RNA sequence: GGAGUAUAUCGAAUAGUCGCAUGAGAAAUCAUGAGGAAAGUCCGAGCUCCAUAGGGCAAGGGUGCUAGGUAACACCUAGUGGAGGCGACUCCAAGGAAAGUGCAACAGAGAGAUACCGCCGGCAACGGUAAGGGUGGAAAGGCGAGGUAAGAGCUCACCAGCAAUCAGGAGACUGAUUUGGCUAUGUAAACCCCACUCGGAGCAAGACCAAAUAGGAUCGAGAAAGAGGGCUGCCCGUCCUUAUCCGUAGGUAGGUCGCUUGAGCUUCUUGGUGACAAGGAGCCUAGAUAGAUGGCUAUUCAAGACAGAACUCGGCUUAUAGAUAUACUCUUUUA
RNA sequence: CGGGAUGUAGCGCAGCUCGGUAGCGCGUUCCGUUCGGGACGGAGAGGUCGCAGGUUCAAAUCCUGUCAUCCCGACCA
Numbered sequence: 001g002g003a004g005u006a007u008a009u010c011g012a013a014u015a016g017u018c019g020c021a022u023g024a025g026a027a028a029u030c031a032u033g034a035g036g037a038a039a040g041u042c043c044g045a046g047c048u049c050c051a052u053a054g055g056g057c058a059a060g061g062g063u064g065c066u067a068g069g070u071a072a073c074a075c076c077u078a079g080u081g082g083a084g085g086c087g088a089c090u091c092c093a094a095g096g097a098a099a100g101u102g103c104a105a106c107a108g109a110g111a112g113a114u115a116c117c118g119c120c121g122g123c124a125a126c127g128g129u130a131a132g133g134g135u136g137g138a139a140a141g142g143c144g145a146g147g148u149a150a151g152a153g154c155u156c157a158c159c160a161g162c163a164a165u166c167a168g169g170a171g172a173c174u175g176a177u178u179u180g181g182c183u184a185u186g187u188a189a190a191c192c193c194c195a196c197u198c199g200g201a202g203c204a205a206g207a208c209c210a211a212a213u214a215g216g217a218u219c220g221a222g223a224a225a226g227a228g229g230g231c232u233g234c235c236c237g238u239c240c241u242u243a244u245c246c247g248u249a250g251g252u253a254g255g256u257c258g259c260u261u262g263a264g265c266u267u268c269u270u271g272g273u274g275a276c277a278a279g280g281a282g283c284c285u286a287g288a289u290a291g292a293u294g295g296c297u298a299u300u301c302a303a304g305a306c307a308g309a310a311c312u313c314g315g316c317u318u319a320u321a322g323a324u325a326u327a328c329u330c331u332u333u334u335a
Numbered sequence: 336c337g338g339g340a341u342g343u344a345g346c347g348c349a350g351c352u353c354g355g356u357a358g359c360g361c362g363u364u365c366c367g368u369u370c371g372g373g374a375c376g377g378a379g380a381g382g383u384c385g386c387a388g389g390u391u392c393a394a395a396u397c398c399u400g401u402c403a404u405c406c407c408g409a410c411c412a
Base pairs, nucleotide, nucleotide: 001331002330003329004328005327006326007325008324009323010322012300013299014298015297016296017295018294020033021032022031023030024029035306039317040316042315043314044313045312046311047202048201049200050199060198061197062196063195064194065079066078067077068076069075080094081092082091083090084089095193096192100191101190102187103186104185116133117132118129119128120127121126141159142158144156145155146154160183162180163179164178165176166175167174168173206257207256208255209254219247227241228240229239230238231237264283265282266281267280268279269278270277271276301304336408337407338406339405340404341403342402345361346360347359348358355392363379364378365377366376367375385401386400387399388398389397
């Protein structure tokens, strides 16, 4: 100098001017005003309503190496194992196939315990055999020697794998010139088994106040007056009916709340490998309901990417021009 | 804003549950039939199963991400 890896940060700035939303103010006016993803809605919660005495079982869904962190998680951290890279480092839905079932098309004799050709025995029928042939993604541990009628873990050495034992580790797991039988493929993002776990719906959830008009429906019980009827021929009184009036319930138009102070942000100290935790100090930072956060001008530079809050947080995933910092790796050249 | 469903040939749909040559109808091309056309008969073409990645020997089908389209929720009597 080139190529790269990890972590973190920024992601136009300043001034003028015209506007918009919210809050404060009597007014003039002043203050504040999108993101790292506000996105996808994929997980986990808060909050609300519904269901539920409380608890359990079944069905269905989810998760799946170990330990820790967290309010919780499928997230994060540190490790284990596997895969990739020369390397820094990155990636992995990573329990169980000896509980059982299914599937493995075509090809091939045979796709799970197989005999077509071949080899051996036998007159033949038939039997033995997995060394060799061919098919396939996959053919019954690999290879060599012994052995045999021919063969075969049948036996042995080495290697791979499994189980037991011993040693190390908190554990996943690792190591062993220890022992054993020689060992029945793959697929569980097929059914399933095991362990853990889950009630449902979502702020258009939901709560409160509540107009006018027209029509309908329910309840209450009152009083003033009216009409009709009964007690009765009449009056008073009383009861019933009817209509009117009044009141209550309802929940449309509209309004208020939910709505932003929260597992919050900044900074410092301490503990921890780390995620993170504890403590001290300081700060308040959009909240609309047809929906604000914008337009123009000037200057500067690296010439501006992806993109726009709608109940709120913690994550993940996806999109993103470019710039910066720190640590590290490989390579080239020069000294 | 929230919830759900669907993408397969030019058009309308099967196949996906439980993975193994991708099919049906209409349309379209050629041939026959007819004097000619339609109808009819015969033969054919046309698909990277929306896109990308993963699991698997093998993916339209299973899993994940992403894109597009459609539907439902305001509302009570």
Molecule: RNase P RNA; transfer RNA
Organism: Peptostreptococcaceae bacterium